[in-house]
RNA sequence: GAAGGGUUUCAUCCAGUCGCUGUCGGCUUGCCGAUGGAGGAAAGUCCGGGCUCCGCAGGGCAGGGUGCAGGAGAAAUUCCUGUGGGUGCGAACCCAAGGAAAGUGCCACAGAAAACAAACCGCCGGGAAACCGGCAAGGGUGAAAAGGCGAGGCAAGAGCUCACCGGACGCGCGGCGACGCGCGUGCCUGGCAAACCCCACCCGGAGCAAGAUCGAAUAGGGGAGGAUGACGCGGCCCGCCGACUCCCGGGUACGAUCGCUCAGAUAAAUGACUGGACACGACAGAACCCGGCUUACGAAACGCUUCCCGC
RNA sequence: GGUCCCAUCGACCAGUGGUCCAGGUCGUAGCCCUCUCAAGGCUAAAACGCGGGUUCGAACCCCGCUGGGACCGCCA
Numbered sequence: 001g002a003a004g005g006g007u008u009u010c011a012u013c014c015a016g017u018c019g020c021u022g023u024c025g026g027c028u029u030g031c032c033g034a035u036g037g038a039g040g041a042a043a044g045u046c047c048g049g050g051c052u053c054c055g056c057a058g059g060g061c062a063g064g065g066u067g068c069a070g071g072a073g074a075a076a077u078u079c080c081u082g083u084g085g086g087u088g089c090g091a092a093c094c095c096a097a098g099g100a101a102a103g104u105g106c107c108a109c110a111g112a113a114a115a116c117a118a119a120c121c122g123c124c125g126g127g128a129a130a131c132c133g134g135c136a137a138g139g140g141u142g143a144a145a146a147g148g149c150g151a152g153g154c155a156a157g158a159g160c161u162c163a164c165c166g167g168a169c170g171c172g173c174g175g176c177g178a179c180g181c182g183c184g185u186g187c188c189u190g191g192c193a194a195a196c197c198c199c200a201c202c203c204g205g206a207g208c209a210a211g212a213u214c215g216a217a218u219a220g221g222g223g224a225g226g227a228u229g230a231c232g233c234g235g236c237c238c239g240c241c242g243a244c245u246c247c248c249g250g251g252u253a254c255g256a257u258c259g260c261u262c263a264g265a266u267a268a269a270u271g272a273c274u275g276g277a278c279a280c281g282a283c284a285g286a287a288c289c290c291g292g293c294u295u296a297c298g299a300a301a302c303g304c305u306u307c308c309c310g311c
Numbered sequence: 312g313g314u315c316c317c318a319u320c321g322a323c324c325a326g327u328g329g330u331c332c333a334g335g336u337c338g339u340a341g342c343c344c345u346c347u348c349a350a351g352g353c354u355a356a357a358a359c360g361c362g363g364g365u366u367c368g369a370a371c372c373c374c375g376c377u378g379g380g381a382c383c384g385c386c387a
Stems, first nucleotide, its partner, number of pairs: 001307004006302005012277007020037008039283001043294002046292005051207004055238001058237002061234001063203005068082005083097001084095004098198002103196002105192003120139002122135005147165002150162003166187001168185007211258004221248005229241001231239001250386003278281001312383007321337004329367001339355005360376005
């Protein structure tokens, strides 16, 4: 110097004038004064909660979600630190990471065979041949072929035997644990569970247009269902209630206050102009409130990695 | 503001792990037929919204975006 990776911070700033809007105070009741006024994502609505109503939330089924260990956290598809696996030369990054001897299913095409094995070419023995017997090393197919590779061994071969590697089981040691290391036995036997499923744990439903109080207006009109019923996902039980539910039509216009906020409304507020400074300003505008995730996006600082050049 | 649904040729649909260089109808283009047009026949172009993941393999399964659509006020 180039390329890359990690963490953290900021989000143009200052002054003046005129505006918008919430609250408080004053009076001459529409003006004045004081004070507050968008974000790290306010976004997507993907998770979790508070809050509210429904049978104050009951049983089991169905359904859905999560899935390595320890810790943090109210909880979470959250965070931190590790384990194992994968990618990258590396800094680092990524992982829905339980179970395939509980069962079922699938593995197209090709191939002899896609899983209780089997034998196309081939190798060996016998035979004149057809063929019979032995074998699975080599070839071929495939994403994947019943451990890999080397040596011994053999008629040819084969974990048949041995060394190393891989995997399984047992034991010992270390670690809170996931797991790691060592020794021994010994090769007995695919993959897919983001296929059904099994195991463990979790989840009642709906949502602030929830809901509470007060009020205005209208036709308490019409139709359908209804005790075999309604009671806020499906269907069953239990409980409870003893009549309502749905559709059409009508009225009203987000009626007022609360919910609702030290930003905070229901036309719903953040702006404009002037001057100055520089790095010349990206993505973008709250609607009940929090904790996360994801996505969009500008700049700066500090470590780290790889390569090149110079001394 | 909240709750859901959908995305496949230009339009409307089918395909829900492989047998798919994705099929059908209408439309478009070319050729044949006809005196000409229409109809008919033959042929062609044309799509899985985008980016990741699972899998040997994804239009299909999972996740995240993008775009579009539907419904939900109060009273009686």

This is a predicted complex of two RNAs, RNase P RNA and transfer RNA, with 387 nucleotides together.
Rfam match: Bacterial RNase P class A. By type it is a ribozyme.